[in-house]
RNA sequence: GCCCCUAUAACUCAAUGGUAGAGUAGCGGACUUUUAAUCCGCGAGUUCCGAGUUCAAAUCUCGGUGGGGGCA
Numbered sequence: 001g002c003c004c005c006u007a008u009a010a011c012u013c014a015a016u017g018g019u020a021g022a023g024u025a026g027c028g029g030a031c032u033u034u035u036a037a038u039c040c041g042c043g044a045g046u047u048c049c050g051a052g053u054u055c056a057a058a059u060c061u062c063g064g065u066g067g068g069g070g071c072a
Base pairs, nucleotide, nucleotide: 001071002070003069004068005067006066007065010024011023012022013021018055026042027041028040029039030038048064049063050062051061052060
């Protein structure tokens, strides 16, 4: 230099172009003599950035940035 993959909650990951979700973590409660475990609930999102397409974009297109890999 060229090519491919990847970026979504604190972390790990889902999500046919049509309501952004789960697990873990955190917080509150139940249970327990207490803790742990278990159960119930709650909060937490500029979907990496910018532009385009579309009635509608996490999703499609283009450019950029970070990370990983391959070739030279």
A computed fold for a 72-nucleotide RNA from a Patescibacteria group bacterium, annotated as transfer RNA.
Its mean pLDDT, the model's own confidence on a scale to 100, is 81.
RNAcentral holds the sequence, with entries from ENA.
Lineage of the source: Bacteria > Bacteria candidate phyla.